[in-house]
Context: one part of a larger RNA
């Protein structure tokens, strides 16, 4: 000097930070991943009109709600710090040993077909959870064919080895939706025709992200001295996006250590924070980068990426249902609860802002995030009055009884008016997007579509909050820890080695500045003090 602090004893306002260090202990309850009708097929109900023979039928609500295929997303954001002494992190590098959906540029294509399924309708099983059998049907789903320079696999020329060449086989798609009528087909404006956005296929390049490898450097115990058999290299082989004993078969007998190997202990790592004049020490909350975990152990599926926290699937443990057959569940997301603990908040508001996801947009969605709320937990900024006022007033201590001192301190006058208190005004934070108008480019055959300008008009949770303006009032706002030296600050009184203080020397046995009170000081000050921890 510092702290994510805690405890004591006191607290008046604000702004910014920050807040379970302990049990990776168990959790009641709501929320935390969805979106797309402009990919499909289906499709109600209330409600409200209109016939009615009162039994119904029709129109709307509505192609809506609504679940179901199907497509992106769910691998991202957000927690945690258990486990790692490691190529895990930092750092510098290699990848000629790789992959990369969204996104961008750039070339071509986009062609003619099938057979299914949920849904939904019927039966059916079951206590649920959650199935089953029959039937019918869509698609940007699903599978064949054509067609593919480049693509991939074998052969051939070529090169040290690619590049390149050349041949053979293999391997693709899908569609939607606006808007015309110049071409086509019907001949009326429609689509199978043209067009314009979006989307689909191959390929190449680029962004981004990501796998792997390698040189350094990364605690602490030698009272750990020898470890190792897929071990250390080799051929074949599998495997993988990719190298590789990463896996297997066979050979070989190899490799690692005192420059610390094995083993045992602790620890997530760094940018950083503290602390130091520095070098160094200790530390890794918060905010940023990276890894690692997701009730415990394995394990794989889907996918461009996972062996995936709010997916599976198997095991265990513990909780819940239950009709005993059989089933549900995993806050280390964000509030909240018990429970440990010295100790750490609110089951609070919004998608406006900023970022995300899905969508052609409007928009949905987001406890990310943007605000509140609760702790003097910390930083820093105000305030708790200002000027005058001496017979030095009462009064309290103290006393040589003459005084001293608390003290200009109170009373008293004059005076501002910050916070807080009433009243009134009232914000940036909003940029977009749509909507209407105009207006310019534009693809085309043209018009629309789309794009861009500009004007109007709408969109804030904080919040009637920040600020600002009047009022009324000195009136609501000081406390806490020392006073023996170190160490700034003294005396009375009361204890009498008793009670007690103590950080370290030490005080207290009858005149204690060192205990307990009190008056008066001294210090910081809305805080001060102690513990405990670093330098």
């Nucleotide at each position: 000097a510092u702290u994510g602090a805690a405890c004591g004893c006191u607290g008046g306002c604000g702004g910014c930070g920050u807040g379970c260090u302990u049990a990776a202990c168990a959790c009641a309850u709501g929320c935390a991943a969805g979106u797309c009708g402009a990919a499909c097929g289906c499709g109600a109900a209330a409600g409200g009109g209109g016939c009615u023979u009162c039994g119904g039928u029709u129109c709307u609500g509505a192609g809506u709600a609504g679940a179901g295929u199907g497509g992106c997303g769910c691998a991202c954001g957000g927690g945690u710090g258990a486990g790692u002494a490691a190529c895990g992190c930092g750092u510098g590098g290699a990848u000629a040993a790789u992959c990369u959906g969204c996104c961008c540029u750039u070339a071509u294509g986009a062609u003619g077909g099938g057979g299914a399924u949920a849904a939904c309708a019927g039966u059916u099983g079951g206590a649920a959870a959650c199935g089953g059998c029959u039937g019918c049907u869509a698609a940007u789903a699903c599978c064949g064919g054509a067609u593919a320079c480049g693509c991939u696999c074998g052969g051939g020329a070529g090169u040290a080895a690619a590049a390149u060449u050349u041949u053979g086989a293999g391997g693709a798609a899908a569609g939607a939706c606006g808007g015309c009528c110049u071409c086509u087909g019907c001949g009326u404006g429609c689509a199978a025709g043209c067009u314009g956005u979006c989307g689909c296929a191959u390929a190449a390049g680029g962004a981004u992200g990501a796998g792997u490898c390698c040189g350094c450097g990364u605690c602490c115990c030698a009272u750990u001295a020898g470890c190792u058999u897929g071990u250390u290299g080799g051929u074949g082989g599998g495997g993988u996006a990719a190298c590789g004993g990463c896996c297997u078969a066979c050979c070989a007998a190899g490799g690692c250590a005192a420059c610390g190997a094995u083993g045992g202990g602790u620890a997530g790592c760094c940018g950083a924070u503290c602390u130091g004049a520095g070098a160094g020490g200790a530390u890794g909350a918060u905010c940023g980068g990276c890894c690692a975990c997701a009730c415990u152990g394995g394990a794989a599926c889907u996918g461009a990426a996972a062996c995936a926290c709010g997916g599976u699937c198997c095991a265990g443990a513990c909780u819940c249902c239950u009709a005993c057959g059989g089933g549900a569940g995993g806050c280390a997301g964000c509030a909240g609860u018990g429970g440990g603990g010295a100790a750490u908040a609110u089951u609070g508001c919004g998608c406006a802002a900023u970022g995300g996801g899905c969508g052609a947009a409007a928009g949905c969605c987001u406890g990310a995030c943007g605000c509140a709320g609760c702790g003097a937990c910390g930083c820093c900024g105000c305030g708790u009055g200002a000027g005058g006022g001496a017979u030095g007033a009462a009064g309290g201590u103290u006393u040589u009884c003459g005084g001293a001192u608390c003290g200009u301190a109170a009373a008293c006058c004059u005076c501002u008016g910050u916070c807080g208190g009433a009243g009134g005004g009232g914000a940036a934070a909003a940029a977009g997007g749509c909507a209407g108008c105009a207006u310019a480019u534009g693809c085309u055959a043209a018009u629309c579509a789309g794009u861009g300008u500009g004007c109007u008009g709408u969109u804030g949770a904080u919040g009637g909050u920040a600020c600002c303006c009047u009022u009324a009032a000195a009136g609501g706002a000081a406390g806490u820890a020392c006073c023996g030296g170190c160490u700034a600050a003294c005396u009375c009184c009361g204890u009498g080695c008793c009670a007690g203080c103590a950080g370290c020397c030490g005080c207290g046995g009858u005149a204690a500045u060192a205990c307990g009170g009190a008056g008066g000081g001294u210090a910081c000050g809305a805080g001060c003090g102690u513990u405990a921890a670093u330098c």
The part of an RNA shown here (small-subunit ribosomal RNA, 5' domain) has 535 nucleotides and comes from an uncultured bacterium. The full RNA is in RNAcentral, with records from ENA.